[in-house]
Context: one part of a larger RNA
């Protein structure tokens, strides 16, 4: 010095595998006694409309009412001369200022007759006496029941008037004219409507929330590890009452079942006899319990009463509530001959604060009164909050938002592997005969970690989600090529097994599809892993915004593992890997 190889370092240009790379205190999903915005037959208000009263607001007519006051009438139980309204005084009263009677109207009625106008008459009628609960419309004086007429006041309905008040014109003299008109406007008040608006509610628990449950108050048994206590959406049943007798006491008495006898009468009715520790009964779950009873019948009764005291459970060795337990005193009582029992049911479920409201029986205070009567409070009982220690409360968000959380789901991923794939054990059985040539129930036992679940351990200050496309590399439980071996292998084709992972495993149709069918091939058209490889490499057809439609569903906002269209796929590569090239 040329050419070749090799080890190391150190630049250039690429390429995007890795830094669970950068970007943005996750938009999913749950949580907050967080927000907003929208609906409603969620609550509670608020405008507006609407009726009704009052106010401004006045004159008059007409009809129907109330109320008070004049006057004139009216009043039939039987008995009785007769249609007796009450009550008191009462011996008389009316009548030439026209009586009985008699005729014509009228009104009232119980149809008997009253009342009364006018004529005509021309001298009486009518009380005390007998009946009657009550004595006279003889008379007078109050009132009652109802009626007619008449006035006061008041009210509703209708009409109409003009001067309040409105409108409109025309005009500035703030006046005239026209519609209207005591209405409306307007002011107050009361009642109805009332998402048109505004404020808030819209619960906990939960093998994520929802969906369903209630394990949200209480009982019994299991779990519960022989003291009490002791979780789960553990497991197996309850409760939320009934019962004036299913309570008290006192007496008496034995029950299921079975054998046997026996009229109708039978397996099985009532009725005798025996055995019968409970195999029955106890109001009702369950568990304890209980036979001269706690079971069944009967006789009397109300102790299922009141007031207080203490124990122990409710009640995590914080402290209480309301509720329940037992034991005792005291009061008045039941039942028993008593001794005694007895403060509901044989024990354990059967329940509820305040505020309001209604009861009850006294007391205490205010106000009022002749007496009364009313209000407020004490005590005591009812009436419910079942989300059971008790707010007065629907829903929608894909237009969303804030704070948070891997404390809590969806993808991945671990962990387990019921599910699933693969195999090995038994070997009844099919295979003409034979378990294993091949297939093999019933059943046992694994392995794998491709399904699909379960579990919430990392990640919610983000590991970008199906499928294609591109690209390498693995595994083997082997489709095909190679090597064996068995056989129900004559040859061919097969069927089972064993070694074996060097290669190979493809083309197309519709479907977003992964997978599936399908076609024509072909040696074969194997199965899988790599964050269900591979979006700082594509794509963007699916899922999974906004918007917009159908169908359905919902009273609505809105919703839907229904369907259907929908424009945004960052970003200049520091390491670190690889290709390539330089030194």
């Nucleotide at each position: 010095c040329c050419a070749g190889g090799g080890a190391u370092u150190u630049c250039c240009a690429g390429u995007g595998g890795g830094a669970a790379g950068c970007g943005a205190a996750g938009a999913c999903c749950c949580c907050g006694u967080g927000a907003a915005a929208c609906u409603u037959u969620a609550c509670u208000g608020c405008a507006a409309c609407u009726u009704g009263u009052a106010g401004c607001u006045a004159c008059g007519g007409a009809u129907c009412g109330g109320c008070u006051u004049g006057u004139a009438u009216u009043g039939u139980g039987u008995a009785g001369c007769a249609u007796a309204g009450a009550u008191a005084g009462g011996a008389g009263u009316c009548a030439c200022c026209g009586a009985a009677g008699c005729g014509a109207g009228g009104u009232c009625g119980u149809c008997a007759g009253g009342c009364u106008u006018c004529g005509u008459g021309g001298a009486g009628a009518c009380a005390a006496u007998a009946g009657u609960g009550a004595a006279a419309u003889a008379c007078u004086a109050u009132c009652c029941u109802g009626u007619g007429c008449g006035a006061a006041u008041u009210g509703a309905u209708u009409c109409g008037u003009u001067u309040a008040c409105u409108u409109g014109a025309u005009u500035u003299a703030u006046g005239u004219c026209a519609a209207g008109g005591a209405c409306a406007a307007c002011u107050a008040u009361a009642g109805g409507c009332g998402g048109g608006c505004a404020g808030u509610u819209u619960g906990g628990c939960u093998g994520g929330g929802g969906u369903g449950g209630c394990a949200c108050u209480c009982u019994g048994c299991u779990g519960a590890a022989a003291a009490g206590g002791u979780a789960u959406c553990a497991g197996u049943a309850g409760a939320g009452c009934c019962c004036a007798a299913u309570g008290g006491u006192u007496g008496a008495c034995u029950c299921a079942g079975g054998c046997g006898g026996g009229u109708c009468a039978g397996a099985a009715a009532u009725c005798c006899g025996c055995c019968g520790u409970g195999g029955a009964g106890u109001g009702c779950a369950a568990a304890a319990g209980c036979a001269a009873a706690a079971g069944u019948c009967a006789g009397c009764c109300u102790g299922a009463u009141u007031g207080g005291a203490u124990u122990c459970c409710u009640a995590a060795u914080a402290a209480g509530a309301c509720g329940g337990u037992a034991u005792c005193c005291a009061a008045a009582c039941a039942c028993g001959a008593a001794a005694g029992u007895g403060u509901g049911g044989u024990u354990u479920a059967g329940c509820g604060a305040a505020c309001c409201u209604c009861a009850a029986u006294a007391c205490c205070u205010c106000c009022u009164u002749g007496a009364u009567g009313g209000g407020g409070g004490u005590u005591u009982g009812a009436g419910a909050u079942g989300a059971c220690c008790g707010a007065a409360a629907a829903g929608u968000u894909a237009c969303u938002c804030c704070g948070g959380g891997g404390a809590u789901a969806a993808c991945a991923g671990a962990g387990u592997u019921g599910u699933c794939u693969c195999g090995c054990c038994c070997g009844a059985g099919a295979g003409u005969u034979c378990a294993u040539a091949u297939c093999g129930a019933c059943g046992g036992c694994g392995a794998g970690g491709c399904u699909u679940g379960c579990u919430a351990c990392a990640u919610c200050g983000a590991u970008g989600u199906c499928g294609g496309c591109u690209c390498u590399u693995c595994c083997u439980a082997u489709c095909c090529u190679g090597g064996u071996c068995g056989u129900g292998c004559a040859g061919a084709a097969g069927c089972g097994a064993c070694c074996a992972a060097g290669g190979g495993u493809g083309g197309g149709g519709g479907u977003g599809u992964u997978c599936a069918c399908c076609c024509a091939u072909u040696a074969a058209a194997a199965g899988g892993g790599a964050u269900c490889g591979u979006g700082a490499g594509c794509u963007g057809g699916g899922u999974u915004c906004a918007c917009a439609a159908c169908g359905u569903u919902g009273u609505g906002a809105g919703a839907c593992a229904g369907u259907u269209g929908g424009u945004u796929u960052g970003a200049u590569a520091u390491c670190u890997a690889c290709u390539g090239g330089a030194a």
The part of an RNA shown here (large-subunit ribosomal RNA, domain V) has 583 nucleotides and comes from a Candidatus Nanoarchaeia archaeon. Rfam family: Archaeal large subunit ribosomal RNA. For this family Rfam cites "Crystal structure of the ribosome at 5.5 A resolution" (Yusupov et al., Science, 2001). The organism belongs to Candidatus Nanoarchaeia, within Archaea.